[in-house]
Context: one part of a larger RNA
């Protein structure tokens, strides 16, 4: 110099990516309690008081004795309570024991997860919706016998996709996918049938099944949702025209967001001073509806952001104990 623990002037986060780490708060009892809000919550909200020991009284209640007694005395105990007094800086006197309060994102909760570098916003989840399926089914395991789902049977079971509840969930079937339908073309091998002087080999030629052509349908399938001009008695803008174009042209929301490059967007709040953080604005390089769109009370060892307390994190280091190292014997 460490480890592991104590204290500690004035100041109080100035420390740092970040208050990381410490402090701070604590138990019980009494008052008292915002916004929100699904009316259950939130809440131990937050804020305030008391708290230990003697001594006295008076209440409830058990209990023992005398008593005829549930009367009453009298004696022990338990609970809550009031008065007076008492001691110490300090009575939940050690030990145990929440620091709180506003916002904003994300994820509805409880759970689950990378055994050994990630506990999440990442799975699941109730609940919503799609597809197959009437049992000798459907899905799954096997080469099969068989077996699983289930000794179940559409209020079941399998496969997807969303992911409480609430308010919704637009438009497009051209492409792909799937499911239906098909007068017609297309189409293998077999089968028939011609050539090959016999047989093969090899060359046609006809029928035909699934599929594929064609024709529907279907997006809570996969997915996709423009671009140019001109227009209003200042100017700006453009409801309004016209135009090319798509299958259709992004509705309703909702935004510089965990999505916005430019870009520390501009404007407004907080700060003396804010690339972050709230709130607005939207021609949004590249939002947008079960690839869910928005909003959301509770819940979170999630994440960003301010604030009260708090404090050796810091200004700026000091002092102590242990222990290890170190020196000396």
């Nucleotide at each position: 110099c460490g480890u592991a623990g104590g204290c500690g002037a004035g100041g109080g986060a100035a420390c740092u990516c970040g208050a990381c780490a410490a402090a701070u708060u604590a138990g019980u009892c009494c008052u008292g309690u915002a916004c929100c809000u699904u009316c259950g919550g939130u809440a131990u909200a937050a804020g305030g008081g008391a708290u230990g020991c003697c001594u006295g009284c008076a209440a409830u209640u058990c209990u023992a004795a005398u008593g005829a007694g549930a009367a009453a005395u009298u004696g022990g105990g338990a609970u809550a309570g009031c008065a007076g007094g008492u001691u110490g800086c300090a009575a939940u006197g050690a030990c145990a024991a929440g620091g709180g309060g506003g916002u904003u994102c994300c994820g509805a909760c409880u759970g689950u997860u990378u055994a050994a570098u990630a506990a999440a916003a990442a799975c699941a989840c109730a609940g919503g919706u799609g597809a197959c399926u009437g049992c000798u089914a459907g899905u799954c395991c096997g080469a099969a016998a068989g077996g699983a789902u289930g000794u179940g049977u559409a209020u079941a079971g399998u496969c997807g996709c969303u992911g409480a509840a609430u308010c919704c969930u637009g438009g497009c079937c051209g492409g792909u996918g799937c499911u239906g339908g098909u007068a017609c073309c297309u189409a293998a091998a077999a089968c028939u049938u011609g050539g090959g002087u016999u047989c093969a080999a090899c060359c046609g030629a006809g029928c035909u099944a699934a599929g594929g052509g064609c024709c529907a349908g279907u997006u809570a399938a996969c997915g996709c949702c423009g671009g140019g001009a001109g227009u209003a008695a200042c100017u700006c803008u453009g409801a309004c025209u016209c135009u090319c174009u798509u299958a259709a042209g992004g509705u309703a929301g909702c935004c510089a967001a965990a999505u916005g490059c430019c870009u520390u967007g501009u404007c407004g709040g907080g700060u003396a001073a804010g690339u972050u953080c709230c709130g607005a604005c939207g021609u949004g390089c590249a939002u947008g509806a079960a690839u869910g769109g928005a909003a959301c009370a509770a819940c979170g060892a999630g994440a960003g952001c301010c604030c009260c307390a708090c404090u050796g994190u810091c200004c700026c280091c000091g002092c102590c104990u242990a222990c290890a190292a170190c020196c000396c014997g």